RNA sequence: GCUGAGGAUAGAUGAGGAUAGUACAAAAGUACGAAGGCAUCGAAGGCAG
Numbered sequence: 001g002c003u004g005a006g007g008a009u010a011g012a013u014g015a016g017g018a019u020a021g022u023a024c025a026a027a028a029g030u031a032c033g034a035a036g037g038c039a040u041c042g043a044a045g046g047c048a049g
Stems, first nucleotide, its partner, number of pairs: 002049003011041004021032004
């Protein structure tokens, strides 16, 4: 360098401002707003031959 585990992981985009939660308010409602999961894209590095 090539091949394989492997589309693995990190990351990005979308459904979606979705949901949980928080704040204001008499109430109605308004504002802020994750993590995770799903779909798509997808490294570097390491390992094996």